[in-house]
RNA sequence: AACUCAUCGAGACCGGCUGAGGGAUAGGCCCUUAGACGCCGGGGCAACCGCCAGACCUAACCAGUCUGUUAAGGUGCCAACUCCUGCGAUGCAUCCGGAUCCGAGUGCGGGCCCGACUGAAUCGACAGAUGAGCG
Numbered sequence: 001a002a003c004u005c006a007u008c009g010a011g012a013c014c015g016g017c018u019g020a021g022g023g024a025u026a027g028g029c030c031c032u033u034a035g036a037c038g039c040c041g042g043g044g045c046a047a048c049c050g051c052c053a054g055a056c057c058u059a060a061c062c063a064g065u066c067u068g069u070u071a072a073g074g075u076g077c078c079a080a081c082u083c084c085u086g087c088g089a090u091g092c093a094u095c096c097g098g099a100u101c102c103g104a105g106u107g108c109g110g111g112c113c114c115g116a117c118u119g120a121a122u123c124g125a126c127a128g129a130u131g132a133g134c135g
Base pairs, nucleotide, nucleotide: 003133004132005131006130007129008128013042014041015040016039017038021031022030023029025086026085027084028083043078044077045076048074049073050070052068053067054066055065056064082127087124088123089122090121092119093118096115097114098113100111101110102109103108
C1' cells in the first nucleotide's frame, strides 16, 4: 500500500516567516494581498488509543466486551454538515406532454391516471478523512 471495524450536523485561534493560491477530485459556491496554502512557536478542542473505576464473563485470574471518569501520555483536529451536489431508491411539489372522465357548450374549467424535466427532503451506495487493529 491493501484489508477489517468505528466515527464523521458538536467543539476549538493567536503570533512570527513566506508570498498566491486554497477548500481531495468535476461542477457549484465560498475563503484569500485587510495575506490564503504551507512551515515554526504558543494556545485550545475533543476523547479514537491510553490512564483509572465499575459491571458482564471466569472456580479465580488474565484476556475480552460494555459503561463511566480523566486529560500527565500517542494520534487527530481548530471557515462553511466530509461546504453542497455527483450514483441509486422513495414519496412530495412546480411546470410540460399524453390518455380518459365530468360540467357547461366550441375552446374553457375540473377530476383521475401515466410519462419526462426541474427542485428540495429522507435513506442507501461510492469516494474521502481520522483513529484502532491486522499486515
This is a predicted structure of a 135-nucleotide RNA (SAM riboswitch aptamer (S box leader)) from a Pseudomonadota bacterium. The sequence was found by an Rfam model in a public genome assembly. Its Rfam family is "SAM riboswitch aptamer (S box leader)". Gene Ontology term of the family: regulation of gene expression.